This is a predicted structure of a 73-nucleotide RNA (transfer RNA) from Zasmidium cellare. Rfam family: tRNA. Rfam classes the family as a transfer RNA.

RNA sequence: ACCUCUGUGGCUCAAUUGGUAGAGCGUUGGAGUCCGGAUCCAAAGGUUGCAUGUUCGAGUCAUGCCAGGGGUG
Numbered sequence: 001a002c003c004u005c006u007g008u009g010g011c012u013c014a015a016u017u018g019g020u021a022g023a024g025c026g027u028u029g030g031a032g033u034c035c036g037g038a039u040c041c042a043a044a045g046g047u048u049g050c051a052u053g054u055u056c057g058a059g060u061c062a063u064g065c066c067a068g069g070g071g072u073g
Base pairs, nucleotide, nucleotide: 001072002071003070004069005068006067007066010025011024012023013022019056027043028042029041030040031039049065050064051063052062053061
């Protein structure tokens, strides 16, 4: 330099053929307990790496850039 894969709550991952983003763990509050743990209930937390474009509508499609993994020279 080129090819390829990945980037989504604090972490690990979902999201059907483009239809308006969810789960587990964790955190916080509560129940419970003599106090805790386990368990149960509830809540907060995301402009989906950045930007632009296509579309009525983009996490998903296109282009450029950034970061990381793998490969070729």
Lineage of the source: Eukaryota > Dothideomycetes > Dothideomycetidae > Mycosphaerellaceae > Zasmidium.